Background:
The RNA shown here (Bacterial RNase P class A) has 388 nucleotides and comes from Frigidibacter sp. ROC022. The coordinates come from a structure-prediction model, not an experiment, and the mean pLDDT is 76. Rfam family: Bacterial RNase P class A. It is annotated as a ribozyme. Taxonomically the source falls in Frigidibacter (Bacteria, Pseudomonadati, Pseudomonadota, Alphaproteobacteria). The model forms 93% of the base pairs in the Rfam consensus.

RNA sequence: GCGGAUGGCCGGAUGACCGCGGGGGAUGGCCCGAAAGAGCCCCUCCGAGGAAAGUCCGGACUCCACGAAGCAACGGUGCCGGGUAACGCCCGGCGGGGGCAACCCCAGGGAAAGCGCCACAGAGAACAGACCGCCCCGGAGCUGAUCCGGGGUAAGGGUGAAACGGUGGGGUAAGAGCCCACCGCGGACCGGGCAACCGGGACGGCACGGCAAGCCCCACCGGGAGCAAUGCCGAAUAGGGACCACGCGCGGGCUCGCCCGCAGGCCGCUUCGGCCCAGUGGUCCGGGUAGGCAGCUUCAGCCCGUCGGUAACGGCAGGGCGAGAGGAAUGGUCAUCCAGGGGGUGCAAGCCCCCGGACAGAAUCCGGCUUACAGGCCAUCCGCGCAA
Numbered sequence: 001g002c003g004g005a006u007g008g009c010c011g012g013a014u015g016a017c018c019g020c021g022g023g024g025g026a027u028g029g030c031c032c033g034a035a036a037g038a039g040c041c042c043c044u045c046c047g048a049g050g051a052a053a054g055u056c057c058g059g060a061c062u063c064c065a066c067g068a069a070g071c072a073a074c075g076g077u078g079c080c081g082g083g084u085a086a087c088g089c090c091c092g093g094c095g096g097g098g099g100c101a102a103c104c105c106c107a108g109g110g111a112a113a114g115c116g117c118c119a120c121a122g123a124g125a126a127c128a129g130a131c132c133g134c135c136c137c138g139g140a141g142c143u144g145a146u147c148c149g150g151g152g153u154a155a156g157g158g159u160g161a162a163a164c165g166g167u168g169g170g171g172u173a174a175g176a177g178c179c180c181a182c183c184g185c186g187g188a189c190c191g192g193g194c195a196a197c198c199g200g201g202a203c204g205g206c207a208c209g210g211c212a213a214g215c216c217c218c219a220c221c222g223g224g225a226g227c228a229a230u231g232c233c234g235a236a237u238a239g240g241g242a243c244c245a246c247g248c249g250c251g252g253g254c255u256c257g258c259c260c261g262c263a264g265g266c267c268g269c270u271u272c273g274g275c276c277c278a279g280u281g282g283u284c285c286g287g288g289u290a291g292g293c294a295g296c297u298u299c300a301g302c303c304c305g306u307c308g309g310u311a312a313c314g315g316c317a318g319g320g321c322g323a324g325a326g327g328a329a330u331g332g333u334c335a336u337c338c339a340g341g342g343g344g345u346g347c348a349a350g351c352c353c354c355c356g357g358a359c360a361g362a363a364u365c366c367g368g369c370u371u372a373c374a375g376g377c378c379a380u381c382c383g384c385g386c387a388a
Stems, first nucleotide, its partner, number of pairs: 001384010012337007020047006028041003032037001049359001053370002056368005061226004066273006074222005079093005094108001095106004109217002114215002116211003131157002133153008165183006185204002189200004230294004240285007249262005264276003299322001301321004305316004338357001340355006
């Protein structure tokens, strides 16, 4: 200097004028009111994001379902250890794959519990198989070439994404783990590590492929809905009327209102506990409501510092920071500057003119993941080249 990889930050700034939403000031003013307090003015403070997006996970919170335990169904996750309120997230490792490397990726438990699939091609695709071949025997033929039949073979060739271990040697009629060496595979053993796993001498049969993001098996986890949750106020010949179906059970005590027990019911099933025990469901007629207030923003919160930890993260004591709309607020104008691009002029510095600043907008709130992003900056690492 060039190329690559990883992490982080900014993504306009300043001033003036006018205009919005919320908090505070009642010991600022005006005004209504007995007061509390409401309204207006004035002063002051705050006012969209790193993704606010997707609605994919996990929660807080609210209500409902009877609750606890076990089982079942359904769904989710899937190496080991750690973090966290929790997670399918994050950190650190292990194993596998890609890359020269820095680094990146993995839906990463089980294929000998069972079922299923592997198109086409090919002889044969999982306890398979002989198309071309190789060898031996017999016959025909003219010695041969060539042809027919029988037996042996899977080393060579071919098909395929993949062919029932690989290379080399011995052996054989020709061959084959048939035998041997090395590699590969493997229950058990030893060492290291919390573990996933790694390393190692001896030994073994020389063998039974892949797919589980096919069903399945195993381990762990899981109630449902959601702020349009939910609560209060207001509201109505009105907690309304008619019809139909099912149900309104039994025993005992008693102060005649109630109490106790049984039966029945409430969950997918069972045990325990709890609750209900007289209304429930359907059809029709009819009244009211679509409003106001709360929920609504101080939290498992963020930043600085310090300690522990490889890290994620956690502890500590202080300092600093903090939108809450309600059809939905932060906008408009002017000026200057800045990052970038284009043009003119100029040796250059510079000057002049024009364009123009990405993705994008809170709506109950957090922790993540995923997706989008013009332009610019910082740090670290890897590779190549050059110079000293």